[in-house]
Context: one part of a larger RNA
Molecule: large-subunit ribosomal RNA, domain I
Organism: uncultured Prochlorococcus sp.
RNA sequence: AGCUCAUGGUGGAUACCUUGGCACACAGAGGCGAUGAAGGACGUGGUUACCUGCGAUAAGUCUCGGGGAGCUGGAUACACGCUUUGAUCCGGGAAUUUCCGAAUGGGGCAACCCUUAGAACGGUCAGCUGAAUUCAUAGGCUGGCACGAGCCAACCCAGCGAACUGAAACAUCUUAGUAGCUGGAGGAAAGGAAAGUAAAAACGACUCCCUUAGUAGCGGCGAGCGAACGGGGAAGAGCCCAAACCAAUUGUUUCGACAAUCGGGGUUGUGGGACAGCAAUGUGGACCAACAAACCUAGAAGAAGCGUUUGAAUGGCGCGCCAUAGAGGGUGAAAGCCCCGUAAUUGAAAGGAGAGUUGGCCUAGCUGUAUCCCGAGUAGCACGGAGCACGUGAAAUUCCGUGUGAAUCUACGAGGACCACCUCGUAAGGCUAAGUACUCCUGUGUGACCGAUAGCGCAACAGUACCGCGAGGGAAAGGUGAAAAGAACCCCGGGAGGGGAGUGAAAUAGAACAUGAAACCAUGAGCUU
Numbered sequence: 001a002g003c004u005c006a007u008g009g010u011g012g013a014u015a016c017c018u019u020g021g022c023a024c025a026c027a028g029a030g031g032c033g034a035u036g037a038a039g040g041a042c043g044u045g046g047u048u049a050c051c052u053g054c055g056a057u058a059a060g061u062c063u064c065g066g067g068g069a070g071c072u073g074g075a076u077a078c079a080c081g082c083u084u085u086g087a088u089c090c091g092g093g094a095a096u097u098u099c100c101g102a103a104u105g106g107g108g109c110a111a112c113c114c115u116u117a118g119a120a121c122g123g124u125c126a127g128c129u130g131a132a133u134u135c136a137u138a139g140g141c142u143g144g145c146a147c148g149a150g151c152c153a154a155c156c157c158a159g160c161g162a163a164c165u166g167a168a169a170c171a172u173c174u175u176a177g178u179a180g181c182u183g184g185a186g187g188a189a190a191g192g193a194a195a196g197u198a199a200a201a202a203c204g205a206c207u208c209c210c211u212u213a214g215u216a217g218c219g220g221c222g223a224g225c226g227a228a229c230g231g232g233g234a235a236g237a238g239c240c241c242a243a244a245c246c247a248a249u250u251g252u253u254u255c256g257a258c259a260a261u262c263g264g265g266g267u268u269g270u271g272g273g274a275c276a277g278c279a280a281u282g283u284g285g286a287c288c289a290a291c292a293a294a295c296c297u298a299g300a301a302g303a304a305g306c307g308u309u310u311g312a313a314u315g316g317c318g319c320g321c322c323a324u325a326g327a328g329g330g331u332g333a334a335a336g337c338c339c340c341g342u343a344a345u346u347g348a349a350a351g352g353a354g355a356g357u358u359g360g361c362c363u364a365g366c367u368g369u370a371u372c373c374c375g376a377g378u379a380g381c382a383c384g385g386a387g388c389a390c391g392u393g394a395a396a397u398u399c400c401g402u403g404u405g406a407a408u409c410u411a412c413g414a415g416g417a418c419c420a421c422c423u424c425g426u427a428a429g430g431c432u433a434a435g436u437a438c439u440c441c442u443g444u445g446u447g448a449c450c451g452a453u454a455g456c457g458c459a460a461c462a463g464u465a466c467c468g469c470g471a472g473g474g475a476a477a478g479g480u481g482a483a484a485a486g487a488a489c490c491c492c493g494g495g496a497g498g499g500g501a502g503u504g505a506a507a508u509a510g511a512a513c514a515u516g517a518a519a520c521c522a523u524g525a526g527c528u529u
Stems, first nucleotide, its partner, number of pairs: 001528009016479002020450002022447007029439002031151002039100003042055003046078002050074002061094006070082002105114003121148002123145007155186001156184005166173001170220001196203002207234005217225002238431003241375001245264002248261005269409001271374004275368004284362002287360005295352003299346002305319005320337002322326001328340003380404007390416001411426005466473002486513001489500004
């Protein structure tokens, strides 16, 4: 010096554990805000740096219920106290709620300053005024009204709208009406009661799922894009205006009438209604009000075991018991019978909820045909675009821009150019639950989900420390023991640290604390040189 073995150090892998995550299901909730939100700043305790709670009434006040012995938050100390005259705690309601923040009296470098103490701005209503411009209108001023404003994860509708990429290059095309930006709404949104779909037979609003079908088609006929009818399911619901006509009021009037407002009437495609005539009191409702059952927001009660071994029994051995309860968790090892619970049962002063009941309101028929009505700068057409699976194509259907511009039932539209026949429907007004989508959030439950380099970025005082001017980026870090019983006292030492003593089942469990691999470093022994 090397190798081997042993004993240690270092280190923190591994196995074990779980306070935390992840995913899903069912149910709830689906909003909060000028009565000042979300989010913050600053305060607030006997001592109080932080977190939590709370707001100058400040770890809290009042009240109504629950509950029944301790309490004084995390948090372990000392002190002062509270409590069977029912505290702490749990639930309902109420009070207080600084300052900033939409922030709203004015200002401002948010949490501050000034101040006459103010709804700032918008909207709406009323009044007074009042241009160009005569009447008027626009505008202005004053007053009334908290109607709007801001925040919020996804889902929804609408407006604007890429590129990388693919086409093995690239330009039409694709990516994609995606990402992104903006506006708006709801618990869902959108859509919706045929100017439909079909085809010689028919169906009968919309939405969603399966299929039709990678079919028919579209396509530098490249890459690719890609239906519908029909069939099977989920759900199921239909209605209201405009007009004709009638009445009233107001205004105009050439006295024939006309216009506006309001009420009645009326709502359809085997055309309907007005109009003329006849007849009737039943059915339903998604609307309004009152009452109101479940249910939700605290809970109550809840069976049955001992001995022995052990540091400790829930394990072993021995002998029992309960079970509408042998889900689960805890307890000094593994517990149906020790504790919390679990099954079945039961409970609300107050708030929420609203099945249902009652009342209100709304809601129907038959016959006839002369006249009248049946949504207009609309439909259609031309040109330019967009959207339809459909790239302009033979291109229908739908929507937008510019121009042009019909018909009223002997009418009009559609059936993929167009025409005829036939068939189907009735545009140019509106509303509509359910089935469908989503989960910031609440409750319950589950897992061939993770188990501390995993699982959320965060099991822990984490969107923290730290980095960046900023937008923004973004960690590491869990385990003494059953119980602190956390090592009195003595010794070495300045201390750190250690040796005794003591605790404990164990201290090589001693706080740099459970297990304690490897690399790496020592010590001892053996072997080789």